Model confidence (mean pLDDT): 82 of 100. A computed fold for a 74-nucleotide RNA from a Planctomycetaceae bacterium, annotated as transfer RNA. The sequence was found in a public genome assembly. Rfam family: tRNA. Rfam classes the family as a transfer RNA. The family is grouped with related families in Rfam's "tRNA clan".
């Protein structure tokens, strides 16, 4: 050039036969418990799902392009 595969809270990782608040585990914040820490136990904050259009009532979930990566081929 040409092809596939990944990008989803600060880490990691589910969800991709489109459908109420996008789910879990460390982390973080507040409580409680402790002379204090930490363990544990409650409640709580944080992503409009790599940018940007499209279709649909309705998109993380189907189409286009484009960026980032990471493999194969030439």
């Nucleotide at each position: 050039c040409a092809g596939g595969g990944c990008g989803u809270a600060g880490g990691a990782g589910a969800g991709u036969c489109g459908g109420u608040c996008a789910c879990u585990c460390c982390g973080c914040g507040u409580g409680c418990u402790u002379c204090g820490g930490g363990u544990g136990c409650a409640c709580g904050a944080g992503a409009u799902c790599g940018c940007u259009g499209g279709u649909u009532c309705g998109a993380a979930u189907c189409c286009g392009g484009c960026c980032g990566u990471c493999c194969u081929g030439a």